A computed fold for a 149-nucleotide RNA from Gulosibacter chungangensis, annotated as FMN riboswitch aptamer (RFN element). Its Rfam family is "FMN riboswitch aptamer (RFN element)". Rfam's curators write: The RFN element is a highly conserved domain that is found frequently in the 5'-untranslated regions of prokaryotic mRNAs that encode for flavin mononucleotide (FMN) biosynthesis and transport proteins. The model forms 100% of the base pairs in the Rfam consensus. The coordinates come from a structure-prediction model, not an experiment, and the mean pLDDT is 84.

[in-house]
RNA sequence: AACAUGCUCCGGGGUCGGUGAAAGUCCGAACCGGCGGUGAUAGCCCGCGACCGCUUCGCGAGAUUGAUACCCAAGUAUCGAACGAGUGCAGCGUUGAUCUGGUGGAAUUCCAGAGCCGACAGUCAAAGUCUGGAUGGGAGGCGCAUGCG
Numbered sequence: 001a002a003c004a005u006g007c008u009c010c011g012g013g014g015u016c017g018g019u020g021a022a023a024g025u026c027c028g029a030a031c032c033g034g035c036g037g038u039g040a041u042a043g044c045c046c047g048c049g050a051c052c053g054c055u056u057c058g059c060g061a062g063a064u065u066g067a068u069a070c071c072c073a074a075g076u077a078u079c080g081a082a083c084g085a086g087u088g089c090a091g092c093g094u095u096g097a098u099c100u101g102g103u104g105g106a107a108u109u110c111c112a113g114a115g116c117c118g119a120c121a122g123u124c125a126a127a128g129u130c131u132g133g134a135u136g137g138g139a140g141g142c143g144c145a146u147g148c149g
Stems, first nucleotide, its partner, number of pairs: 003147005009141002015029004030129002032118002034048004043116002052093004057088003062083001064081007098114005120132003
């Protein structure tokens, strides 16, 4: 160095104009591109994350009910049963888009050209770019400490 354990921190970007009563949503032109991998650098090759859905196992406010005990009653306590908003880990499913030419040992990753894609909810007019969940989550990354070496 590598490896193991622990800890801190970091970890998503993007507008101008026109029309109109009203549009950052329409029209024209623009702008943006998480993480790891890959024989060479990737929004569009492979995989991951997040969003969305389902499932097992746990936690679970709440309310129902049976038995026992205390008790005049009301009610309280213990044990059990079934229901249960929601919630945690894990697993599974779903999840958009690229070609041509050139260089080269090697590139759907570079160069040239021409294309394409972009969740959900909201909105006085239809959203990759506004608002919101999100001061969230997270694939992962730098570093530090101890050990080993």